Context: one part of a larger RNA
RNA sequence: CGUAUACGGUGGAUGCCUUGGCAAUUGGAGGCGAUGAAGGACGUGUUAAUCUGCGAAAAGUCUGGUUAAGGUGAUAAAAACCGUUAUAGACCAGAAUGUCCGAAUGGGGAAACCCACCCUUUUAGGGUAUCUGCUACUGAAUACAUAGGUAGUAGAGGCAAACCCGGAGAACUGAAACAUCUAAGUACCCGGAGGAAAAGAAAUCAACCGAGAUUUCCUAAGUAGCGGCGAGCGAACGGGAAACAGCCGAAUCAGUGUGUGUUAGUGGAAGCAUCUGGAAAGUUGCACGAUAGAGGGUGAUAGUCCCGUACACGACAGCGCACAUUGGACACAUUAAGUAGGUCGGAGCACGUGAAACUUUGACUGAAGAUAGGGGGCCCAUCCUCUAAGGCUAAAUACUCCCAAUUGACCGAUAGUGAACCAGUACCGUGAGGGAAAGGCGAAAAGAACCCCUGUGAGGGGAGUGAAAUAGAACCUGAAACCGUAUACGU
Numbered sequence: 001c002g003u004a005u006a007c008g009g010u011g012g013a014u015g016c017c018u019u020g021g022c023a024a025u026u027g028g029a030g031g032c033g034a035u036g037a038a039g040g041a042c043g044u045g046u047u048a049a050u051c052u053g054c055g056a057a058a059a060g061u062c063u064g065g066u067u068a069a070g071g072u073g074a075u076a077a078a079a080a081c082c083g084u085u086a087u088a089g090a091c092c093a094g095a096a097u098g099u100c101c102g103a104a105u106g107g108g109g110a111a112a113c114c115c116a117c118c119c120u121u122u123u124a125g126g127g128u129a130u131c132u133g134c135u136a137c138u139g140a141a142u143a144c145a146u147a148g149g150u151a152g153u154a155g156a157g158g159c160a161a162a163c164c165c166g167g168a169g170a171a172c173u174g175a176a177a178c179a180u181c182u183a184a185g186u187a188c189c190c191g192g193a194g195g196a197a198a199a200g201a202a203a204u205c206a207a208c209c210g211a212g213a214u215u216u217c218c219u220a221a222g223u224a225g226c227g228g229c230g231a232g233c234g235a236a237c238g239g240g241a242a243a244c245a246g247c248c249g250a251a252u253c254a255g256u257g258u259g260u261g262u263u264a265g266u267g268g269a270a271g272c273a274u275c276u277g278g279a280a281a282g283u284u285g286c287a288c289g290a291u292a293g294a295g296g297g298u299g300a301u302a303g304u305c306c307c308g309u310a311c312a313c314g315a316c317a318g319c320g321c322a323c324a325u326u327g328g329a330c331a332c333a334u335u336a337a338g339u340a341g342g343u344c345g346g347a348g349c350a351c352g353u354g355a356a357a358c359u360u361u362g363a364c365u366g367a368a369g370a371u372a373g374g375g376g377g378c379c380c381a382u383c384c385u386c387u388a389a390g391g392c393u394a395a396a397u398a399c400u401c402c403c404a405a406u407u408g409a410c411c412g413a414u415a416g417u418g419a420a421c422c423a424g425u426a427c428c429g430u431g432a433g434g435g436a437a438a439g440g441c442g443a444a445a446a447g448a449a450c451c452c453c454u455g456u457g458a459g460g461g462g463a464g465u466g467a468a469a470u471a472g473a474a475c476c477u478g479a480a481a482c483c484g485u486a487u488a489c490g491u
Stems, first nucleotide, its partner, number of pairs: 001490009015476001016440002020411002022408007029400002031159002039101003042055003046078001049075003061095007070082003106115003116128005130156009163194001164192004174181001178228001204211002215242005225233002246392003253327011265313003271286003275282001287304002295307003341365008351377001372387005427434002447475001450462004
């Protein structure tokens, strides 16, 4: 040095576990904000720090309700206290307080800071931003007026996951290049709204039969078509379903009443012994309950030990919904003219200008008046059908930041969220932004008193605890690589 065996070290795979995730279902909720939000800064305890809660009334105050024998949130003890039959504590509802920043709104500003003025009942409190509507008073050039100014009053502003409507609107890409075309009216940006939005009661379709608002789904159908007739794009009629509602102020607001739901809760059946064991829920024996054998916990696997479960019950107060009732409020238009139509240029319609109807409109034009007008895919006639240029409208449909319950041939710590753990943290970057690693002693800390070695070390040896300490905090299991010790053999 090698091989073999045994025993270790290192390492943290594997197994088992789950506080966390993922995907759904059902129901709820679908907003918060100048009565100052979302999000923060700084404070606040017997407290040095962090988390949680709260706001100078500061882990809290008051009122009502429900519980209650135990409490003073966590790491996390200790000290000092509170309370035990109802002013401890906890939970629910309501009320109060609520520093500073932030739309931030008195002015400024490098957010959490600086500097003001006015009023008042002056150790304190209130007001002073901007824009829009309305009202009043003023008021130029300029006579009347108007613009402007001032005051009062009402509203708005910002945030929020997706869904919705509107405005504006790419490119990569595909066409095997590329320009029409495609991607795509997508992404991105802007405006606006609601719990849904939008659309909506035919100047619609149809075809000589008829249907009867809108929306969504299945079909028609990858059809008819469009298309450098390339790549590709792609209907409608009709049929079947879901849901149905019509109207011209009504579905609206506030109060009250009834019912119901919700925001705390309450009751809730039935088992003992033996054996093994550290421990019984396991074994054995004999019982019991079940509208309750869902689930979880308890020193191993519990219907009958605990929490629960089936079932039954419950609200002072707040909120939602339905109905009833009372009161208040209750704008327009009066059948639509610079409109329909036309020409030029665009856009939208599945439809790329085409034979291109229809819708829309930037420019220019420009009717009729129900004896009228629009449409039926160039155009004309006949026929049929409807009534534009005012408005409202639930449901069926879309979505899920959020709440509750439930489910999973979903994951089980390199998985599942980036994040099971004080994670959008540490750390990186001037910044926009990027972005980790990190779970498990034991049933219970019973977390090792005391002694010894040692640097008043690290670490270890005894003792003790424990079922177990090769479960000792670098803690379940403890694979491999890698490193040793002992023995045997070989060289």
The prediction has a mean pLDDT of 86.
Predicted 3D model of a 491-nucleotide part of an RNA (large-subunit ribosomal RNA, domain I) from Photobacterium sp.
Taxonomically the source falls in Photobacterium (Bacteria, Pseudomonadati, Vibrionales, Vibrionaceae).